[in-house]
């Protein structure tokens, strides 16, 4: 410096134009003498700006960040 991948809950990953969801974790409550384990339920997120569009996490474009490759310098 070029290409390519990703970037969503505190962690692990789904969704991929029209209500953002699971699993674990953490709080309550239920069961248990109690504790674990097992039930309920709560709580919490789309890297950042602009664009396109009735509507954008989703398409575009620039920028941040992470990872692989290639090329240059040394």
């Nucleotide at each position: 410096g070029g290409g390519c991948u990703c970037g969503u809950a505190g962690c692990u990953c789904a969704a991929g134009g029209g209500c953002a969801g699971a699993g674990c974790a953490u709080c309550c409550g239920g069961c248990u003498u109690u504790u674990a384990a097992c039930c309920g339920g709560a709580c919490g997120g789309c890297g950042a700006a602009g664009g396109u569009u009735c509507g954008a996490u989703c398409c575009c474009u620039u920028c941040c960040g992470a990872g692989c490759c290639c090329a240059c310098c040394a």
A computed fold for a 74-nucleotide RNA from Povalibacter uvarum, annotated as transfer RNA. Model confidence (mean pLDDT): 81 of 100. NCBI's taxonomy places the organism under Bacteria, Pseudomonadati, Gammaproteobacteria, Steroidobacterales, Povalibacter. Rfam family: tRNA. Rfam's curators write: Transfer RNA (tRNA) molecules are approximately 80 nucleotides in length. Gene Ontology term of the family: triplet codon-amino acid adaptor activity. The RNAcentral record of the sequence draws on ENA.